[in-house]
RNA sequence: GAAAGAUAAAGGCAAACCCAUUGAAAAGUGGCGACGCAAAACUAUAGGGGCUAAGGUGGAAAGCUAGGCCAGCCAGUUACCAAA
Numbered sequence: 001g002a003a004a005g006a007u008a009a010a011g012g013c014a015a016a017c018c019c020a021u022u023g024a025a026a027a028g029u030g031g032c033g034a035c036g037c038a039a040a041a042c043u044a045u046a047g048g049g050g051c052u053a054a055g056g057u058g059g060a061a062a063g064c065u066a067g068g069c070c071a072g073c074c075a076g077u078u079a080c081c082a083a084a
Base pairs, nucleotide, nucleotide: 005081012037013036018031019030020029021028022027035072041077042076043075047074048073049070050069051068055065056064057063
């Protein structure tokens, strides 16, 4: 210097449940709490995939539909430490 990732050091994030709050919903935010994570950091006008359907469509119900969401599904971008 590098990166193949450890019972290392330092530091970090926080699933589910429950409570509050915003929202039509999906879901977001805060609290509580740790299932896990070496990118569980960032990106959803530009990739794939997934969720919801207020509004629209429909005689109505159903169905369909994203200018709404998900990065802790894959992907892309950047990054701390580092034994063998």

This is a predicted structure of an 84-nucleotide RNA (c-di-GMP-I riboswitch aptamer) from Desulforamulus aquiferis. The sequence was found by an Rfam model in a public genome assembly. NCBI's taxonomy places the organism under Bacteria, Bacillota, Eubacteriales, Peptococcaceae, Desulforamulus. It matches the Rfam family "c-di-GMP-I riboswitch aptamer". Rfam links the family to the GO term cyclic-di-GMP binding.